[in-house]
Formats: sequence, structure tokens, C1' cells
RNA sequence: GGGGCCAUGGUCUAGCCUGGUAUGAUUCGAGGUUUGGGACUUCGCGACCGCAGUUCAAAUCUGCGUGGCCCCA
Repeated sequence: GGGGCCAUGGUCUAGCCUGGUAUGAUUCGAGGUUUGGGACUUCGCGACCGCAGUUCAAAUCUGCGUGGCCCCA
């Protein structure tokens, strides 16, 4: 220098090909249950790496970057 893959709550993860309310688990907070705790259960908080483009609408498509891993030279 060239190419490939990846990036989503605090943590892990589905959704991306085929654009239409962002999924589940865990952690955390509150309630129920218990003499209390644990376990169980209900509810809640919390995320699309950045910028731009296309579109009525972008996590998803396109371009340029950032970071990580790998391959070629």
C1' cells in the first nucleotide's frame, strides 16, 4: 500500500441479505411472596461507533472515516 470480517443498553445477544414500534438474557431499581434471606414472580430504567448521501421512512442500503481482528505485498 491492497483486500476480507467485525462494531447494538453496564455485560452478552437477536434483528441487517429482503428498510417500517430495536429482541431476549443478565446486572441494577421498585413491588409481591418469606419471620428474615435466598429462590421464584410482576413492573421499570437503560443501546444501534462517527459524519454525509439515498428514501415518506435507515441499526439495516451507499460513500468516507474511527477502532479491533485476519490475510496479501

This is a predicted structure of a 73-nucleotide RNA (transfer RNA) from an archaeon. Model confidence (mean pLDDT): 84 of 100. Rfam family: tRNA. It is annotated as a transfer RNA. Rfam's curators write: Transfer RNA (tRNA) molecules are approximately 80 nucleotides in length. Their secondary structure includes four short double-helical elements and three loops (D, anti-codon, and T loops). Further hydrogen bonds mediate the characteristic L-shaped molecular structure. tRNAs have two regions of fundamental functional importance: the anti-codon, which is responsible for specific mRNA codon recognition, and the 3' end, to which the tRNAs corresponding amino acid is attached (by aminoacyl-tRNA synthetases). tRNAs cope with the degeneracy of the genetic code in two manners: having more than one tRNA (with a specific anti-codon) for a particular amino acid; and 'wobble' base-pairing, i.e. permitting non-standard base-pairing at the 3rd anti-codon position.